[in-house]
RNA sequence: UAAGACGAACAGCCGAAUCUCGACAGCGUCGGGAGCGGGGGACCCGAUCACCGGGGUGAAUCCGUUAGAAGCGGAGCGGUAUCUCUUGGCCGUAACCCGACAGCUAACCUCGCAGGCAUCAAUCGAGAGAGGCG
Numbered sequence: 001u002a003a004g005a006c007g008a009a010c011a012g013c014c015g016a017a018u019c020u021c022g023a024c025a026g027c028g029u030c031g032g033g034a035g036c037g038g039g040g041g042a043c044c045c046g047a048u049c050a051c052c053g054g055g056g057u058g059a060a061u062c063c064g065u066u067a068g069a070a071g072c073g074g075a076g077c078g079g080u081a082u083c084u085c086u087u088g089g090c091c092g093u094a095a096c097c098c099g100a101c102a103g104c105u106a107a108c109c110u111c112g113c114a115g116g117c118a119u120c121a122a123u124c125g126a127g128a129g130a131g132g133c134g
Base pairs, nucleotide, nucleotide: 006134012117013116014115018034019033020032021031022030023029024028035113036112037111038110039109040108045103053101054098055097056096057095061075062074063073064072065071076093077092078091079090080089082130083129084128085127086126087125088124
């Protein structure tokens, strides 16, 4: 360097939601660091004072149909399994919060680190590139 053999790894997924230290203590609580994510907040710029208030997290909005709602259809947006892009198909398009109040926004202040799902599968197929354990 090449070939072969054996072993391991289903390289888990959506999401910001992970890792780590210390104390008390007894399997939990409290506090801190790193990392990731969100909100508030100047000049400048923008906006223009009404109402049916307004605003935030998130992909989760808009249009048509309907008396209206549900439902159905479409557009847009999001997910589709090592990673990125293109494309076909499939799937989703919720929920919650602030409480009269917030455009952007340096310094600064502040909050979250949950929850849910999967067992050869739509975790699907094709193309290009990156990467590719012992």